This is a predicted structure of an 89-nucleotide RNA (Glycine riboswitch aptamer) from an Actinomycetota bacterium.
[in-house]
RNA sequence: AUGACGCCCCACGGGAGAGUCCGGUACGACCGGCGCCGAAGGAGCAACCGCCCCGGGAAACUCUCAGGCACCAGGACCGCGGGGAAGAG
Numbered sequence: 001a002u003g004a005c006g007c008c009c010c011a012c013g014g015g016a017g018a019g020u021c022c023g024g025u026a027c028g029a030c031c032g033g034c035g036c037c038g039a040a041g042g043a044g045c046a047a048c049c050g051c052c053c054c055g056g057g058a059a060a061c062u063c064u065c066a067g068g069c070a071c072c073a074g075g076a077c078c079g080c081g082g083g084g085a086a087g088a089g
Base pairs, nucleotide, nucleotide: 007084008083009082010081012079013078014077019034021033022032023031024030035069036068037067041065042063043062044061048056049055050054
């Protein structure tokens, strides 16, 4: 049970940081260089646990592979609405 908590998807609203740097180039985009950012994603580990060689083990912490550094886009997370799977508080 006309479906608790939690999980996934979609829509809407909010949403930080860091060069509108230099050069190449047919605007943009892209390429190269140096400097930076962390809140897509990814990776790492403490306590603790185990079958104790080793393995498991969180993040908004750490690393910056990726991504990003005017606008646009993206954006963890929060709010709110709808849908889905599951099933008991």
The source organism's lineage runs through Bacteria, Bacillati and Actinomycetota. The coordinates come from a structure-prediction model, not an experiment, and the mean pLDDT is 83. The sequence was found by an Rfam model in a public genome assembly.